Transfer RNA from a Candidatus Bipolaricaulota bacterium, 74 nucleotides, folded computationally. Model confidence (mean pLDDT): 81 of 100. Its Rfam family is "tRNA". Rfam classes the family as a transfer RNA. Gene Ontology term of the family: triplet codon-amino acid adaptor activity.
[in-house]
RNA sequence: UGGGAGAUCGUCUAAUGGUAGGACGGCAGGUUCUGGACCUGCUAGUGGAGGUUCGAAUCCUCCUCUCCCAGCCA
Numbered sequence: 001u002g003g004g005a006g007a008u009c010g011u012c013u014a015a016u017g018g019u020a021g022g023a024c025g026g027c028a029g030g031u032u033c034u035g036g037a038c039c040u041g042c043u044a045g046u047g048g049a050g051g052u053u054c055g056a057a058u059c060c061u062c063c064u065c066u067c068c069c070a071g072c073c074a
Stems, first nucleotide, its partner, number of pairs: 001070007010024004018054001025043006047063005
């Protein structure tokens, strides 16, 4: 430098272009003599900027970062 893949709550993982969900974690409560387990609730997210569209996590363009392959220099 070229090609390819990827970026979603703290972590992991879903989501035909149509309400961004689940699990674990954390917090609070219930239960318990206490703790664990269990139950209920809360917590918190689409890497950034534009475009297309009635509507974008999803499609298009550019940028950032990560990984893989190839090439160049040494």